[in-house]
Context: one part of a larger RNA
């Protein structure tokens, strides 16, 4: 010189766009951050209408909230790097050793039966979480039956392959399933589903070459070690596991142990090579109070799930129970030192749902902080009597200085009124046509036109209005380095990046005057090239 998640010191108009606990992966009050379907399912609280009762109150319809069964979804987003020097990560490869919900595609089915259970009813123990015991019930819950081309085992034959793997074909054995909405001319169709199956798509598992920090003041490590056979187990290869047999196996090309440390696209630097870095954004990985487990699924060994254990906190009636912010805000601590317990689902985007809708601290966007990056603005022209006042003087001036005042203008920002776009595509209604179809119903695609959904918002812009009106610091000034003088002071008191200034004429302490470089920002201090 550059850069910065930047912090201090002084000062501070203003918009546009980014960034914001690098510290204690220490602890957490409150809210809020994952739900959603009545077109699977019994079934219903408030209300509403009818009826009976003299009233408490009972029956009946319609409606609908909570709870419950059941399905999908909490394995996605979002957070944070404490672990980890490793097939973790970056690239290339392999899967003839594998799975894949939801989506697409093929081309079948969707037959008939059963027992039960939650809610509810009654009723027990318990402060409480909670838990139990009878009674009755439902379903796309849950379990047999039947059929299955094709798919799964097994045991042949044929053809392709470099291989255990595809193709064709025979024989024998296993294994499915759920309805529910709309229409109907009542035969039936659609539409969502389910169940088997074929490709494919995404995704996600293992192996694998090569590349991935320091230290030798760390030289030897290794008994499931390294390998067979045989079995287990997995979706899947393998000491992954286990029985047995064999003595391997790795190492100066650094094993082993000890430190540090997520890894990369990138990021800053620097003519590059290369240093150094991994904040914001993407990809991947690895936690989710601490350590262990496994369950449920396509997927987790699961941040807001389950079960031990353990610190820590609260509740308790002392028997026994709850908790988990490294989600958004926020607290209070550590610290040089980092923000609102805001709006809004209007947009994107996810999850359910046939839809309408619902949910979404993701996101959208507004507060805050000169924290960084850009941009604008503090006026403009004109004015010598070279006013006054400061400073300095050789006392004659000189300088500040065309600076100001004075005169004539403009009004960007900001102030105040007013007008006003984009971000909005849909969704819904109607009408038309097309396609399903036995159909002018439904259902779906297009067209049109109506109707209409904005958080940001007093948006962006744009107009008028008034007045120079409301806006300028900051650090240096002895040389490296652009920029000097007076005055204090007198080796004091100070200063100083380095060389070094100060001991009575200090361009180098401190003050003033001019001056010089930056500017809403100036310096200084940290690591970094």
């Nucleotide at each position: 010189g550059a850069a910065c998640g930047a912090a201090c010191g002084c000062u501070g108009g203003c918009g546009g766009c980014g960034u914001g606990u690098c510290u204690u992966a220490a602890g957490c009050a409150u809210g809020c951050a994952a739900g959603u379907c009545g077109a699977g399912c019994g079934g219903c609280a408030a209300g509403g209408c009818g009826g009976g009762g003299c009233a408490a109150c009972c029956c009946g319809c319609c409606c609908u909230a909570g709870a419950g069964c059941g399905g999908c979804g909490g394995a996605c987003u979002g957070g944070u790097g404490a672990g980890u020097a490793a097939c973790a990560c970056g690239u290339g490869g392999g899967u003839g050793a594998u799975c894949u919900g939801c989506c697409c595609u093929u081309g079948g089915a969707u037959u008939g039966g059963g027992g039960a259970u939650a809610g509810c009813c009654a009723u027990u123990a318990g402060a409480a979480a909670u838990a139990g015991u009878g009674g009755g019930u439902a379903a796309u819950a849950c379990c047999g039956a039947a059929u299955a081309a094709g798919u799964c085992c097994g045991c042949g034959a044929g053809g392709u392959u470099g291989c255990g793997a595809c193709c064709u074909u025979g024989c024998g054995g296993g294994g499915a399933a759920a309805g529910g909405c709309g229409c109907u001319a009542c035969g039936g169709c659609g539409c969502c589903g389910u169940u088997a199956u074929u490709a494919g798509a995404u995704g996600a598992g293992c192996c694998u070459g090569c590349g991935u920090a320091a230290g030798a003041u760390u030289a030897g490590c290794u008994a499931g070690u390294u390998g067979g056979u045989g079995g287990g187990g997995u979706a899947a290869a393998g000491g992954c596991c286990c029985a047995c047999c064999a003595a391997g196996g790795c190492g100066a090309c650094g094993a082993u142990c000890u430190u540090u440390a997520g890894c990369u696209g990138g990021u800053c630097u620097g003519a590059g090579a290369g240093g150094a870095u991994g904040a914001u954004c993407a990809g991947c990985c690895a936690c989710a109070c601490u350590g262990g487990a496994a369950c449920u699924g396509a997927g987790a060994c699961a941040c807001g799930g389950u079960c031990c254990a353990g610190a820590c906190u609260c509740c308790u009636a002392c028997g026994g129970g709850a908790g988990g912010c490294a989600g958004c805000a926020g607290u209070g601590g550590g610290g040089a030192a980092u923000a609102u317990u805001g709006c809004g689902c209007a947009a994107u985007g996810g999850g359910g749902g046939c839809a309408a809708c619902c949910c979404u601290g993701a996101c959208g966007c507004a507060g805050c902080c000169a924290u960084a990056c850009c941009g604008c603005g503090u006026g403009u022209g004109u004015g010598a009597a070279g006013a006054a006042g400061g400073c300095c003087u050789u006392a004659g001036g000189g300088u500040u200085g065309u600076a100001a005042a004075g005169c004539a203008c403009u009004u960007u920002c900001a102030g105040u009124g007013g007008g006003g776009a984009g971000g909005a595509a849909a969704a819904g209604c109607u009408a038309g046509u097309c396609g399903u179809u036995a159909a002018u119903a439904g259902c779906g695609g297009c067209u049109a036109g109506c109707c209409g959904u904005g958080a940001c918002g007093u948006u962006a812009c744009c107009c008028a209005c008034a007045g120079a009106a409301g806006a300028a610091g900051c650090a240096c000034c002895g040389g490296c380095u652009a920029a000097u003088u007076c005055a204090g002071u007198g080796c004091c008191a100070g200063c100083a990046g380095c060389c070094g200034c100060g001991g009575u004429a200090a361009u180098a302490c401190u003050g003033a005057a001019g001056g010089u470089g930056c500017a809403a920002g100036c310096g200084u201090u940290a690591a970094u090239c």